[in-house]
Context: one part of a larger RNA
Molecule: large-subunit ribosomal RNA, half B
Organism: Rudanella sp.
RNA sequence: UCAUGGUUAAGGAACUCGGCAAGAUGACCCUGUAACUUCGGGAUAAGGGGGGCCUACUUUUCAUUUUCAGCAAUGGGAAUGAGAAGAGGUUGCAGAGCAAAGGCCCAGGCGACUGUUUACCAAAAACACAGGACUCUGCCAAAUCGAAAGAUGACGCAUAGGGUCUGACACCUGCCCGGUGCUGGAAGGUUAAGAGGGGGUGUUAGCCGCAAGGCGAGGCACUGAAUUGAAGCCCCAGUAAACGGCGGCCGUAACUAUAACGGUCCUAAGGUAGCGAAAUUCCUUGUCGGGUAAGUUCCGACCUGCACGAAUGGUGUAACGAUCUGGGCACUGUCUCAACCAUGAGCUCGGUGAAAUUGUAGUAACGGUGAAGAUGCCGUUUACCCGCCACGGGACGGAAAGACCCCGUGCACCUUUACUAUAGCUUAGUAUGGAGUGCUGGUCAGGCAUGUGUAGGAUAGGCGGGAGGAGAUGAAGUGGCGUCGCCAGGCGUUGUGGAUCCAAUGUUGAAAUACCGCCCUUGGCUGACUGGUGUUCUAACCCUGGUAUAGGGGACAGUACUUGGUGGGUAGUUUGACUGGGGUGGUCGCCUCCGAAAGGGUAACGGAGGCUUCCCAAGGUUCGCUCAGGCUGGUUGGUAACCAGUCGUGGAGUGCAAUAGCAGAAGCGAGCUUGACAGUGAGGCACACAGGCCGAUCUGGUGCGAAAGCAGGGUAUAGUGAUCCGGUGGUACUGCAUGGGUGGGCCAUCGCUCAAAGGAUAAAAGGUACGCCGGGGAUAACAGGCUGAUCUCCCCCAAGAGCUCACAUCGACGGGGAGGUUUGGCACCUCGAUGUCGGCUCGUCACAUCCUGGGGCUGGAGAAGGUUCCAAGGGUUCGGCUGUUCGCCGAUUAAAGUGGCACGCGAGCUGGGUUCAGAACGUCGUGAGACAGUUCGGUCCCUAUCUGUGGUGGGCGUAGGAAGUUUGCCGGGGGCUGUCCUUAGUACGAGAGGACCGGGAUGGACUAACCGCUGGUGGAUCAGUUGUUUGGCCGCAGGCACGGCUGAGUAGCUACGUUGGGUUACGAUAAGCGCUGAAAGCAUCUAAGUGCGAAACAAUCCCGAAGAUUAGACUUCCGAGUAAAGGCUGUUGGAGACGACGACGUUGAUAGGCGGCAGGUGGCAGAGUAGAGAUAUUUGGAGCUGAGCCGUACUAAUGAGCCUGGAGU
Repeated sequence: UCAUGGUUAAGGAACUCGGCAAGAUGACCCUGUAACUUCGGGAUAAGGGGGGCCUACUUUUCAUUUUCAGCAAUGGGAAUGAGAAGAGGUUGCAGAGCAAAGGCCCAGGCGACUGUUUACCAAAAACACAGGACUCUGCCAAAUCGAAAGAUGACGCAUAGGGUCUGACACCUGCCCGGUGCUGGAAGGUUAAGAGGGGGUGUUAGCCGCAAGGCGAGGCACUGAAUUGAAGCCCCAGUAAACGGCGGCCGUAACUAUAACGGUCCUAAGGUAGCGAAAUUCCUUGUCGGGUAAGUUCCGACCUGCACGAAUGGUGUAACGAUCUGGGCACUGUCUCAACCAUGAGCUCGGUGAAAUUGUAGUAACGGUGAAGAUGCCGUUUACCCGCCACGGGACGGAAAGACCCCGUGCACCUUUACUAUAGCUUAGUAUGGAGUGCUGGUCAGGCAUGUGUAGGAUAGGCGGGAGGAGAUGAAGUGGCGUCGCCAGGCGUUGUGGAUCCAAUGUUGAAAUACCGCCCUUGGCUGACUGGUGUUCUAACCCUGGUAUAGGGGACAGUACUUGGUGGGUAGUUUGACUGGGGUGGUCGCCUCCGAAAGGGUAACGGAGGCUUCCCAAGGUUCGCUCAGGCUGGUUGGUAACCAGUCGUGGAGUGCAAUAGCAGAAGCGAGCUUGACAGUGAGGCACACAGGCCGAUCUGGUGCGAAAGCAGGGUAUAGUGAUCCGGUGGUACUGCAUGGGUGGGCCAUCGCUCAAAGGAUAAAAGGUACGCCGGGGAUAACAGGCUGAUCUCCCCCAAGAGCUCACAUCGACGGGGAGGUUUGGCACCUCGAUGUCGGCUCGUCACAUCCUGGGGCUGGAGAAGGUUCCAAGGGUUCGGCUGUUCGCCGAUUAAAGUGGCACGCGAGCUGGGUUCAGAACGUCGUGAGACAGUUCGGUCCCUAUCUGUGGUGGGCGUAGGAAGUUUGCCGGGGGCUGUCCUUAGUACGAGAGGACCGGGAUGGACUAACCGCUGGUGGAUCAGUUGUUUGGCCGCAGGCACGGCUGAGUAGCUACGUUGGGUUACGAUAAGCGCUGAAAGCAUCUAAGUGCGAAACAAUCCCGAAGAUUAGACUUCCGAGUAAAGGCUGUUGGAGACGACGACGUUGAUAGGCGGCAGGUGGCAGAGUAGAGAUAUUUGGAGCUGAGCCGUACUAAUGAGCCUGGAGU
């Protein structure tokens, strides 16, 4: 010093984030018990009372025995035993005497409850829950596991099973179906494989052609249009206890304010009831009320709800809760403020004996320097050598390749309307896979029908042929039926009828359905092929408690392959860079200027602007012209239209930015035109590459010009995109046995806001606080450093305020500094770790001074102030609220200072806040999740090597060895102040009020010592007492139960107790005040000289101190294997961790013992007496008694021994 226990005066939560911890309560009996309530509870509510021991006493219960009466049932009595209740007695401080053994109450939040949970930091408000609701599921159920078989569901069957949400109970649960989802619908649109195959391409037998070459049947091959083709999607509805959502602006009432009211815009609908500064309210400590002396918390209200709100449930709610919050009572060492004691550690000795750590270490302070905080560098100072015990400031201490932050074309997991796949589900096709039948498509063939502009006999499809055709195998006419229809009629059929009917002629683009042939449109029929759909069957296939040649289902289902859809269920991935950290914002290519420092080039999240084109003239050429503006003149006509004159270096124009240019024009016109050419590219510019730029000449052909000539776009500099892949045109190249072709190449050209613009892919977003890895002090948060914008303080000037008057006081507009406490900037040490706010503890320094001290000025009468100078000696409070620093408030005070010290101090403490993992609210997000928003909860390790500091020893030195006594270089401590009385109710003042200076008294806080007093403690003191046990029993003692508990208490140690302290004389000074006094005939505190003047400085006071290596001084002792002196061993202590220090060692009181006494306790045992007994009383201030005092050698300190000391250069 710590841990665990015990006690504590007075106060009683003042402690603290918080009564954490500890106390207190406690079992039993009696009594008594509120609000509220779901009537069960609440409730052991709360609160109050009792208890030991004895008994001849009273009453009573039970059991046993017994007696009397009675025939008996039964009744009466007595005794014994075990209790109960009472009464009386008795005793202690205390009777559940030890032990075991609820603290209680009031109010609020959340969750109904009992339960469950993060084994090892979270027990909760989270999960669960009964109850409620939605939804799926008809049984081979849905759902789930599995590749399947199979299984669970369930040997259950909708009162069942699965999923989701809510979460007892009470009252309730509003509006919105526009979005997303789900369910239903199926008319239309779109749509896969498959079906389908118009057409096209290649080849070439052959044909044509002198040739080159062209055409090209059939076959084969390739390709492939229309059409057909499901789900899905679009579409139409329904659905919110599905996911979800639930407005804005303006005006208006006879005070003001407000708005029942009105207007307007938008919406799918605009938040209803209820609640509301809330687990939700930022502003905010909202405002009011309550509680408190004082209330950021709490409770009740208000409503301005940043950003409540109705089963992601709303609002209440009795009971319950190791829940969270506020208050109260009781109680206390939590605290004021600490003290003592016990035990175990620590310390010493004996034994045994780890660990992390460690570049080497002979490891000091300050100032400076320095990768910016030095034991190690520089300078100065301090320091003899070495231990032991302590403390924890430093060694950017140890531990863990920082978890925060950034980076990585790192990882993982999670999410989703990221991308791409995919299980599953679903759709269609084909197969397994059959039979009958009804209806209904398509194509082809055959045959039949069908066809109305106008004109016209009238319903003329087209072309060709054609002069005859039909008819007894029944013409015209007529009745019925069917069908078509433009309503006129056509066609067919069947009766009747019994012989005719039609065409060529006129109208028409076209002439007869008189007749024949080939077709077209439309529609029946038949056949072939190919589909769709309904229904029936049974034999595939499937199912079945009864085995079964049965029953049910049935070509469906199932399965396989192909196919469309759906598909975070699953998987693989992506999700840019720059960046005065990262994120948010901005930017990313090209052009122009400045920056850019007179060649070129040159950066920044430097300062300014543009581009991703345009033009067939705005190109070429030849010829011509001169602009903007001003002045003068001139009809309408004005400042300004057009005209004339004159001046006019460009002040205009040049498609567009800027710059450089341009009048001989590059500007403005007109004529003719296409050089806005093909091929070539000497030579240069620029340049990493890729790419970019200028360009004469030559060849061909062209335009303009008489010609010389000019022209390969535009005054120049922007107007852009590599490669791959694919398309189109051309082509003299290639042609995988050969020929051809396909394909490819070459030339030309097209398709990228590939704009992150040298372009990762055709195709890509997010979260991580559950995180992980590799790195970084290359880069942020803390601290330091640099800086000092900001900040704080000071100064200069002095407009003004101050009645007057700048400067008693205040001081604008401006200016100059200091400091390094604020907010920042920078990113220099530290990311193989420098722990972060606040509190506690402990301080220390600065002074820009809060108080106290000394002064000046005052708009100073006094008192009280204002301002300022000097001054850092000391001092500088306790509470309420909040995590707070701060702040506000209460009560004091002489005062309640400002700052630094890693925003001093976590190897010193705390852990309330912040800042991991759990959970909730509001808000944001589709979501995973997120929030300098809120809320409840949430592991603080380290035995000290060095340095440093406080103690305490050993060695050596101090020129012989010692003992004792000292000096004081130097260092440290201390230094606070109130009130009252007096001077004096004086000075001053109209009064009210009210001093300086000086004298005295008494306090607060602080501090040192001490224990006589008052208290505390007091574990080998005394007494009382409970339970139990031991000494055979009684008595009396002992053990254990926290020393069992309780009451007291000696010594010691102590504070709450007592005593003392701060003074003061003095020296030298500060600001200031002076004397004398010149420079400067004056004046002047100063220059020479000289005097006052403060809690600061020095000294005085107290303490340490000669290792003060400068080792001091004084007194005394000692003369050779010795002395003086010291030590060990011994008995010990008010001394002490151990050493040390002190006392003593027989010539002795050192310790123990013993005796006496003090002090403590409080009346022993035994005996007597009284009593029935408990018990009382007498003997008797008894007995017992640790440490105290005084004695006393009884015991132990030996008539013993050992060691050191080697003493004069």